[in-house]
Molecule: transfer RNA
Organism: bacterium HR11
RNA sequence: GGGGCGUUAGCUCAAUCUGGCAGAGCACCGGACUCUUAAUCCGGGGGUUGCAGGUUCAACUCCUGCACGCCCCA
Numbered sequence: 001g002g003g004g005c006g007u008u009a010g011c012u013c014a015a016u017c018u019g020g021c022a023g024a025g026c027a028c029c030g031g032a033c034u035c036u037u038a039a040u041c042c043g044g045g046g047g048u049u050g051c052a053g054g055u056u057c058a059a060c061u062c063c064u065g066c067a068c069g070c071c072c073c074a
Stems, first nucleotide, its partner, number of pairs: 001073007010026004020057001028044005050066005
């Protein structure tokens, strides 16, 4: 230098193929239970979907550029 994959909640990951209300588990907060704690059960909060732009009625999803990480080729 060329190519591929990845970036979404505090963490690990879905949703992308086929555009249509951003989700789960764990963690966290409150409550029940318990002498207390843990476990279990009920409820709750938490997101600029890496950044910028474009297409569209509508973008995590499609297109372009950039940043970061990993891999392959040279």